Record summary: Predicted 3D model of a 545-nucleotide part of an RNA (small-subunit ribosomal RNA, 5' domain) from a Holophagales bacterium. Rfam family: Bacterial small subunit ribosomal RNA. Rfam links the family to the GO terms ribosome and structural constituent of ribosome. Its mean pLDDT, the model's own confidence on a scale to 100, is 85.

Context: one part of a larger RNA
RNA sequence: GAAUGAACGCUGGCGGCGUGCCUGAUACAUGCAAGUCGAGCGCGAAAGUGGCCUUCGGGCCGCGAGUAGAGCGGCGAACGGGUGAGUAACACGUGGGUAACCUGCCUUGGAGUGGGGAAUAACUUGGGGAAACCCGAGCUAAUGCCGCAUACGCUCGCCAGGCCUUCGGGGCUGGCGAGGAAAGGUGGCCUAUUCUUGAAAGCUGCCGUUCCAAGAGGGGCCCGCGCCCGAUUAGCUAGUUGGUGAGGUAACGGCUCACCAAGGCAACGAUCGGUAGCCGGCCUGAGAGGGUGAUCGGCCACACUGGAACUGAGACACGGUCCAGACCGCUACGGUGGGCAGCAGUACGGGAUAUUGCGCAAUGGGCGAAAGCCUGACGCAGCAACGCCGCGUGAAGGAUGAAGGCCUUCGGGUCGUAAACUUCUGUCAGGCGGGACGAACGAGCGGCGGUGAAUACCCGCCGUUUCUUGACGGUACCGCCGGAGGAAGCCCCGGCUAACUCCGUGCCAGCAGCCGCGGUAAUACGGAGGGGGCAAGCGUUAUUC
Numbered sequence: 001g002a003a004u005g006a007a008c009g010c011u012g013g014c015g016g017c018g019u020g021c022c023u024g025a026u027a028c029a030u031g032c033a034a035g036u037c038g039a040g041c042g043c044g045a046a047a048g049u050g051g052c053c054u055u056c057g058g059g060c061c062g063c064g065a066g067u068a069g070a071g072c073g074g075c076g077a078a079c080g081g082g083u084g085a086g087u088a089a090c091a092c093g094u095g096g097g098u099a100a101c102c103u104g105c106c107u108u109g110g111a112g113u114g115g116g117g118a119a120u121a122a123c124u125u126g127g128g129g130a131a132a133c134c135c136g137a138g139c140u141a142a143u144g145c146c147g148c149a150u151a152c153g154c155u156c157g158c159c160a161g162g163c164c165u166u167c168g169g170g171g172c173u174g175g176c177g178a179g180g181a182a183a184g185g186u187g188g189c190c191u192a193u194u195c196u197u198g199a200a201a202g203c204u205g206c207c208g209u210u211c212c213a214a215g216a217g218g219g220g221c222c223c224g225c226g227c228c229c230g231a232u233u234a235g236c237u238a239g240u241u242g243g244u245g246a247g248g249u250a251a252c253g254g255c256u257c258a259c260c261a262a263g264g265c266a267a268c269g270a271u272c273g274g275u276a277g278c279c280g281g282c283c284u285g286a287g288a289g290g291g292u293g294a295u296c297g298g299c300c301a302c303a304c305u306g307g308a309a310c311u312g313a314g315a316c317a318c319g320g321u322c323c324a325g326a327c328c329g330c331u332a333c334g335g336u337g338g339g340c341a342g343c344a345g346u347a348c349g350g351g352a353u354a355u356u357g358c359g360c361a362a363u364g365g366g367c368g369a370a371a372g373c374c375u376g377a378c379g380c381a382g383c384a385a386c387g388c389c390g391c392g393u394g395a396a397g398g399a400u401g402a403a404g405g406c407c408u409u410c411g412g413g414u415c416g417u418a419a420a421c422u423u424c425u426g427u428c429a430g431g432c433g434g435g436a437c438g439a440a441c442g443a444g445c446g447g448c449g450g451u452g453a454a455u456a457c458c459c460g461c462c463g464u465u466u467c468u469u470g471a472c473g474g475u476a477c478c479g480c481c482g483g484a485g486g487a488a489g490c491c492c493c494g495g496c497u498a499a500c501u502c503c504g505u506g507c508c509a510g511c512a513g514c515c516g517c518g519g520u521a522a523u524a525c526g527g528a529g530g531g532g533g534c535a536a537g538c539g540u541u542a543u544u545c
Stems, first nucleotide, its partner, number of pairs: 001545004006541005013391006019384002021349001026347003030344003035075003040072002043069001048063006082302003092226007101219003106215007114148001116146002123138006154179008163170002184207006193200003228274003235265003240262008277299004281292004304325005327338004355381001357380003363377001364375004394424004404415004428486001430481005438472001442467002444464007489534005494515003500529005510517002
């Protein structure tokens, strides 16, 4: 000098864009943060209101409404969001391998969707419990569950051929044998059949479902190289190193197990100890390098602590389950509930870090055929000079160089065109008025095209002077009003280093980054005048280069 997620002191006008618990991975009150689908399925209220009856207690029927609601089922909940504890490791980065692998939703292509069965929740009923909740009996549905059929280029076994190969094997073609699927929902139409307002079979569209092949995207595993400090850590290792066989996995593998062998690593630093998430980047620097890993992006790890599996395409699962532990709550003492390192917020800790805000309008995500619902992701607003950038606090004229302050050699000098005063301007703030972009979609209507028997439906495209959607926000922006009015401080002045005098003090009080100042004329302490530097900031402290 540059830089910072900064803090502290003094000061503080406005705006834009960013950033904001670096400490205790401390404990958490409260609210919200993951739901959705009735076009998968079976049940099914109430308030209120209208009517009828009434023994005046009430009862029944309709609407409310097949609504609310819970339940079965599907998809999602493994994403998104947080944190950096652990980890020196194939964790990460980079480049490869997988002939050792998986992949829901999506895309493309091919083939199918036949016929049956048994349950169960909700519900009713009985019981237990303080509660959490649990047990028994009975009924019922499905795209829930289970057989059967059928099946390809699928899986497995055997045979043959030629191809590739890391020589372990892989893939292709042909043949034989064995095995393996499925689910329906919804809209439209009568073209031929049946009953004839119209329906059924049927036809047709959309969504789904099953099997196979491929793709895209996502992941698993393996390897080369790179990746902090300590030798005042020198030896480490028994599933340890390898083999055979088996189990297990989506998959290779001591991953696990039995048996066999005795290996494996290490001064090119094993082992042990300490520290640490890694990277793109960021800061500095002419560069080489050094430091760093906030915000944003990629990867990893974790979710009170430790352990475990279940479900699933995917988890060993932050707002799932089980066990144990610590802590907190409820309890009828038998038991039982909880997990903010999600967004706000609270307490303590700390030098120090914000609102218990608005909205799903946009972007994105989940579900849904869609309308839509959910979304503390996100978009915005609030607080903070925390940072960067921009703007303003006025401009021009104005000398008897006023008053006043300070200095003085008492002549004067200086503050100083500075002020007053004159003439102007109108940014920002203030008041009044107008007032957005961000909106694309979606719905309706019309046209065209596709499917189709069809002028139905459905799908796609185009058009539309139709309807509708904005949290921010009456904000940005624009116009008008008025009038210099409301808006400057901080640090320094001995040398380094830009800027000097007076007074006070008298090795005192004090200053100080280094050198050093102060003991009676101190440009170094304190005040004043003057000056220098930066400026809505200026200094100090901390840290890095």
Record summary
It was read from a public genome assembly.